[in-house]
Molecule: FMN riboswitch aptamer (RFN element)
Organism: Anaerobranca californiensis DSM 14826
RNA sequence: GCAAACCUUCAGGGCAGGGUGUAAUUCCCGACCGGCGGUAACGCGAAAGCGAAGCCCGCGAGCCAUAAAGGCAGAUCUGGUGAAAUUCCAGAGCCGACAGUAUAGUCUGGAUGGGAGAAGGUAAUA
Repeated sequence: GCAAACCUUCAGGGCAGGGUGUAAUUCCCGACCGGCGGUAACGCGAAAGCGAAGCCCGCGAGCCAUAAAGGCAGAUCUGGUGAAAUUCCAGAGCCGACAGUAUAGUCUGGAUGGGAGAAGGUAAUA
C1' cells in the first nucleotide's frame, strides 16, 4: 500500500390559511416534503478536490406468499444552449407502502423496529 474480517456510531422530510359537513390535517381550494449509491457539460476552488436528479440507472423501506426458494412495487414533458443534457437554464406537469379513521405522500400506529448506506475504529494474515 491492497484485499478481506470484525466492532462501534450515525442513517427521512412535510397540510400554513380557507370551504363543505354531525364528523375530514383524509373530500374541495390552496400549502408543504423529497432516504441511499451511481451518472452529470453546472457551481465553488490556484490545484487537489468538494457539492449538485423525488419522476435516468440501481438500491432501501413497504405489501403478498412460503418450510425454503420466490412474487408485487410510483412519477416528465416542452423549449433553449451544445459535439454531447429526461441531470444545466426557462416553463409547465406528475408521483408517493401497509393498518386505523369521513377517502391520508404530510395525522396516529407497527417503529425505542428495520434499513440502502455513511463515518470511525480494531487486531490478525498474505